[in-house]
Context: one part of a larger RNA
RNA sequence: UUGGGUUUAAAGGGAGCGUAGGCGGCCUAUUAAGUCAGUGGUGAAAGACGGCAGCUCAACUGUCGCAGUGCCAUUGAUACUGAUGGGCUAGAAUAUAGCUGAGGUAGGCGGAAUGUGACAAGUAGCGGUGAAAUGCAUAGAUAUGUCACAGAACACCGAUUGCGAAGGCAGCUUGCUAAACUAUAAUUGACGCUGAGGCUCGAAAGCGUGGGUAUCGAACAGGAUUAGAUACCCUGGUAGUCCACGCCCUAAACGAUGAUGACUCGAUGUUAGCGAUAUACCGUUAGCGUCCAAGCGAAAGCGUUAAGUCAUCCACCUGGGGAGUACGUCCGCAAGGGUGAAACUC
Repeated sequence: UUGGGUUUAAAGGGAGCGUAGGCGGCCUAUUAAGUCAGUGGUGAAAGACGGCAGCUCAACUGUCGCAGUGCCAUUGAUACUGAUGGGCUAGAAUAUAGCUGAGGUAGGCGGAAUGUGACAAGUAGCGGUGAAAUGCAUAGAUAUGUCACAGAACACCGAUUGCGAAGGCAGCUUGCUAAACUAUAAUUGACGCUGAGGCUCGAAAGCGUGGGUAUCGAACAGGAUUAGAUACCCUGGUAGUCCACGCCCUAAACGAUGAUGACUCGAUGUUAGCGAUAUACCGUUAGCGUCCAAGCGAAAGCGUUAAGUCAUCCACCUGGGGAGUACGUCCGCAAGGGUGAAACUC
């Protein structure tokens, strides 16, 4: 390179928007760029291939012929692709009506718990563990009651529930705001899909500046355990955990499964709608689950939410280690991140 692959063997980018590019619905006309056919020209010699010939044969050489995918010009063909014009509504979007949800963001409010402080009342222990000790307590603790303050998180409802592109989102309420879905089939008329670069978002930890600090709690200290115990257990406890603004940009960022469209038996549960006069039962659209037919798969399993059958586009893989390292370079305040080898070795 051809080819083959990417749930678990190597391999789907963390996610979205989108530039270039690639690909793209139905009907019709023109054109003839791609495409197909004919003709002409060119396609040096040597070499290759075939015939014949010359060195005693062969290698070698001579001579004749063929071939030469290609390129150029020209004459045609018009199914498909392209270009241009006209039309359509099944894709896509819009409109109107309805409806759903922990979607986002900013503010306000609430109760329980925890801790602390004050007061009351009260006395000798409390706490903790496998057992203990460190620790707290007669300067009155723990337990109990009342009041006050602080910060953080929202029991029950709560669910293979719901929403979001992913990360993620949960007390109540208000403002602003995004979206899906359903019905109608009113409007536009292919406006679409994917998307290298690029831009934006991106848990936790971490970083900068300034606040805040109730709980928990790396580091650290002490007590235990142990042969040791730089641990597991216990008592404390700083950073952090929280807020604002600015960075970092990584995760088993997982469904370990890229996006979009089409097609391919059924059963059952559930969420949000719609239809029939109806809460039963049924149908239908969009989701979320379970089990299976065909089919697929090395198997486990997947199976209309495909890992089945196809199409388009992107990303990625090519034995293990060395190594996600070195070097270079870009980004970052730093921590580090992105890109990413080779020698050598099995």